[in-house]
Molecule: c-di-GMP-I-GGC riboswitch aptamer
Organism: Anaerolineales bacterium
RNA sequence: AUACGAAAAGGCAAACCCGUCGAAAGGCGGGGACGCAAAGCUAAAGGGUCUAACGCCGUAAAAACGGUCAUGACAGCCAAGCCGCCGAGU
Repeated sequence: AUACGAAAAGGCAAACCCGUCGAAAGGCGGGGACGCAAAGCUAAAGGGUCUAACGCCGUAAAAACGGUCAUGACAGCCAAGCCGCCGAGU
């Protein structure tokens, strides 16, 4: 020590349930723990995944329906950047 992850002190909080915002994905709050050594922060502007409102196109009398598309979302998908507790063994 930006390597490593024993112990100790702690921390976060998946699924699910309730409430709430949202068209949805999903977010927020409470409960709850699957797990996490960064499961802390950063999202058009490194990839990837999810949703499809609005717009456009098709059909159609209209509505509905179908297709397409992030400017929407995910940091607990990977990568990257910044910050960070402890100190066995190596």